Context: one part of a larger RNA
RNA sequence: GCCGGCGAGUUAGUGGUACGUGGCAAGGUUAAGGCGUAAGCCGGAGCCGCAGCGAAAGCGAGUCUGAACAGGGCGUUCAGUCGCGUGCCCUAGACCCGAAGCCGAGUGAUCUAUCCAUGGGCAGGGUGAAUCGGGGGUAAGACCUCGUGGAGGCCCGAACCCACCAAGGUUGAAAACUUGGGGGAUGACCUGUGGAUAGGGGUGAAAGGCCAAUCAAACUCGGCGAUAGCUGGUUCUCCCCGAAAUAGCUUUAGGGCUAGCGUUGUAUGUUCCACUAUGGGGGUAGAGCACUGAUUGGGCUAGGGGGCCAACAAGCUUACCAACCCCAGUCAAACUCCGAAUCUCAUAGUGCUAAGUACGGCAGUCAGACCGUGGGGGAUGAGCUUCACUGGUCGAAAGGGAAACAGCCCAGACCGCCAGCUAAGGUCCCAAAAUCUGGACUAAGUGGGGAACGAUGUGGAGUCGCACAAACAGCCAGGAGGUUGGCUUAGAAGCAGCCACCCUUUAAAGAGUGCGUAACAGCUCACUGGUCGAGUGACUCUGCGCGGAAAAUGUAACGGGGCUCAAGUCCAGUACCGAAGCUGCGGAAUCACAGCAUUAACCCGAUCUGGGGUCUUCGGAUCUCAGAUCCAGGCGCUGUGUUUGGUAGGGGAGCGUCGUACGGCCCACGAAGCGGCGGCGGAAGCCAGCCGUGGAGGCCGUACGAGCGAGAAUGCCGGC
Numbered sequence: 001g002c003c004g005g006c007g008a009g010u011u012a013g014u015g016g017u018a019c020g021u022g023g024c025a026a027g028g029u030u031a032a033g034g035c036g037u038a039a040g041c042c043g044g045a046g047c048c049g050c051a052g053c054g055a056a057a058g059c060g061a062g063u064c065u066g067a068a069c070a071g072g073g074c075g076u077u078c079a080g081u082c083g084c085g086u087g088c089c090c091u092a093g094a095c096c097c098g099a100a101g102c103c104g105a106g107u108g109a110u111c112u113a114u115c116c117a118u119g120g121g122c123a124g125g126g127u128g129a130a131u132c133g134g135g136g137g138u139a140a141g142a143c144c145u146c147g148u149g150g151a152g153g154c155c156c157g158a159a160c161c162c163a164c165c166a167a168g169g170u171u172g173a174a175a176a177c178u179u180g181g182g183g184g185a186u187g188a189c190c191u192g193u194g195g196a197u198a199g200g201g202g203u204g205a206a207a208g209g210c211c212a213a214u215c216a217a218a219c220u221c222g223g224c225g226a227u228a229g230c231u232g233g234u235u236c237u238c239c240c241c242g243a244a245a246u247a248g249c250u251u252u253a254g255g256g257c258u259a260g261c262g263u264u265g266u267a268u269g270u271u272c273c274a275c276u277a278u279g280g281g282g283g284u285a286g287a288g289c290a291c292u293g294a295u296u297g298g299g300c301u302a303g304g305g306g307g308c309c310a311a312c313a314a315g316c317u318u319a320c321c322a323a324c325c326c327c328a329g330u331c332a333a334a335c336u337c338c339g340a341a342u343c344u345c346a347u348a349g350u351g352c353u354a355a356g357u358a359c360g361g362c363a364g365u366c367a368g369a370c371c372g373u374g375g376g377g378g379a380u381g382a383g384c385u386u387c388a389c390u391g392g393u394c395g396a397a398a399g400g401g402a403a404a405c406a407g408c409c410c411a412g413a414c415c416g417c418c419a420g421c422u423a424a425g426g427u428c429c430c431a432a433a434a435u436c437u438g439g440a441c442u443a444a445g446u447g448g449g450g451a452a453c454g455a456u457g458u459g460g461a462g463u464c465g466c467a468c469a470a471a472c473a474g475c476c477a478g479g480a481g482g483u484u485g486g487c488u489u490a491g492a493a494g495c496a497g498c499c500a501c502c503c504u505u506u507a508a509a510g511a512g513u514g515c516g517u518a519a520c521a522g523c524u525c526a527c528u529g530g531u532c533g534a535g536u537g538a539c540u541c542u543g544c545g546c547g548g549a550a551a552a553u554g555u556a557a558c559g560g561g562g563c564u565c566a567a568g569u570c571c572a573g574u575a576c577c578g579a580a581g582c583u584g585c586g587g588a589a590u591c592a593c594a595g596c597a598u599u600a601a602c603c604c605g606a607u608c609u610g611g612g613g614u615c616u617u618c619g620g621a622u623c624u625c626a627g628a629u630c631c632a633g634g635c636g637c638u639g640u641g642u643u644u645g646g647u648a649g650g651g652g653a654g655c656g657u658c659g660u661a662c663g664g665c666c667c668a669c670g671a672a673g674c675g676g677c678g679g680c681g682g683a684a685g686c687c688a689g690c691c692g693u694g695g696a697g698g699c700c701g702u703a704c705g706a707g708c709g710a711g712a713a714u715g716c717c718g719g720c
Base pairs, nucleotide, nucleotide: 001720002719003718004717005716006715011092012091013090015089016088017087018086019085020084021083022082023081024080027048028047029046033042034041035040052059053058062074063073064072065071095233096232098230102223103222104221105220106219107218113197114196115195116194117193118192119191120190121189122187124156125155126154127152132147133146134145135144136143160184161183162182164181165180166179167178168177199215201211202210203209236654237653238652239651240650241649246259247258248257249256250255260365261364262362263361264360265359266358267357268356271355273351274350275349276348277347278346279345280344281343286338287336288335292332293331294330296328297327298326299325301322303321304320305318306317307316308315368394369393370392371391372389373388374387375386376385377384399410400409401408414587415586416585417584419583420582421581425577426576427575428561429560430559434574436573437572438571439570440569441568447563453547454546457544458543459542460541461540462539463538464537465536466535474531475530476529477528478527480504481503482502485499486498487497510525514523515522588644589643591641592640593639594638595637596636602634603633605630606629607628608627609626610625611624612623613622614621615620655709657706658705659704660703661702662701663700664699665698666697673693674692675691676690677689678687679686680685
């Protein structure tokens, strides 16, 4: 891992409550217990109901409050009770498995920590303390020297002990090792045997280390099915409906309670919803500046500042600051002289539709997500965050489109069909349908990613100049004089800078457009003439393009191929394709209505007759349709229409397993079980049947009772 088996809402309480059903009913009913083989009988204590109100005394269809004969609160109308069944709740382990832990009683120091007692071990080599002796030395010493000697948590290094480094090993040879190096190796050394200390305790040269592969409190058993607002799991089928991820509160935030939203029962019967009409509500969008504030320029002019003057006072002045006022221009969630759309309330009418409301039973939900719109936060960031909308979808929704893609677009799947029409989106090939029709644009593969900004790209519309009295561009020529204007400056001559910007000759020529020089010079421009001979220049709006444009495996920013009067873009049009949408045909269920019934009709089965199809050995077999007859059953039959996606969840109807009772059957001429074939049903499933195996019980109906359905729980046990 697979297969098989086992594996989770149970049981109890004269508990609670609701529904279903039954008995009795203003009553209902016993409990313990007794009697009895049993069925059952007895047992009325007690409980619930028939009256409430008040804290109570108490009063009573009333009562309490109150001074009240006031008002108000709760009552006075409305059948209960005892069984059984079911839903849910309470108390119990209470659907199952799961802690880490807490407490108690015991078991452990054969591992390891420390200690006690008694034993054992340490190759070899080196160094050479004290001491002692000889000699020297001294007054005696101290001291020096040569020997002797053999000290040391001394040195080197095996055994022994340790474990610093590296590599290997890492489903190991090994639940801590191997190999090569390394440290200690007469010591606080290593070690044998026996003994001591025990769990909030020991022991610890101290690491929370160690106390039997376990230690911030060992192990075993018990309390114990501790508790788990947490995770996981929770077993047959079909039918109907179908949520929520919100509000308030919460030692509350991944939990809960009440409400909201779901379902179901009863009641009500249009109260719901839509539209129309009439009458109300409002202060948002927008707008505005009348208020509150903000705010630009100008005018006017208080006040203040500066300047002049001035003993003081006064005065004059000011491209300083500036209130009020005036003109013009603006801004505001917490401004409003105004003010929609949408919304909302009431009443009435109309309409289709399938709701609405109240009271009960049972829930689930309280992490929401994205998209659109309107706001707050953020950076007018986020696949960000937080609100709002009777918004949408997903959640709980499949199908078609968007290459792929919960939340986007289209559209809501009861089942079947090798039928048709459409939606979004598409129609050259992959790949269903137009290489469709008419017109225009784009040349960038733009399309098929991207801004500010930039540009004689190109199409359309327009405005203003110049132009056959010759424009624009090119070419030829001129472009002068006062003058080197004045100032400044070392210099400043058109051309560093400042000021001024005149006059003359002219066809025209700036006190000079740019380059240039140290300054001049030089080149050039404006401006003018000629040549040439038809358009030329500036600007605005707009369509489509261009640049701006850098990323990591490989084209890789059309899904691909490929596409250029398009297979791109815009405008207009006609066809077609395209979904589980709609239609057609057949079938099922649900709900509503109508009709018919309740000895009918319909459905199932058997027999017979007739028609048709297939096969045929022509005897017939089989399927189907119609009719007749017969048997038994049904909580009916027929028609029309509606509805039938679905998680949590609510409601309904069934299938199957084991057993009990009663009734009916089968079985050695072969039960169950098992293997195979065949068939039936809407599903769970079943057998009108056949063959084999097997060898003794089994089935059907009705009623009842459950250790009642397995794929998941890192489930448990077994097998492989």